[in-house]
Molecule: transfer RNA
Organism: Sedimenticola thiotaurini
RNA sequence: CGGGCGGUGGCGCAGUCUGGUAGCGUGCUUGUCUGGGGGACAAGUGGUCGCAGGUUCAAAUCCUGUCCGCCCGA
Numbered sequence: 001c002g003g004g005c006g007g008u009g010g011c012g013c014a015g016u017c018u019g020g021u022a023g024c025g026u027g028c029u030u031g032u033c034u035g036g037g038g039g040a041c042a043a044g045u046g047g048u049c050g051c052a053g054g055u056u057c058a059a060a061u062c063c064u065g066u067c068c069g070c071c072c073g074a
Stems, first nucleotide, its partner, number of pairs: 001073007010026004020057001027045007050066005
């Protein structure tokens, strides 16, 4: 320098192909059950999707640029 993959709640991930309310597990908070602990159950909590532009009625998703990590090549 070129190419590929990845970046989404605190953590681990899905969703992107085919644009249409941002989800799952776990964590955290409260409550119930239990003598307590552990555990189970119920409710709640938290992200506008790495960043900046563009297209569109509408973008995590499509296009362009860019940053970070990993891998391959030179």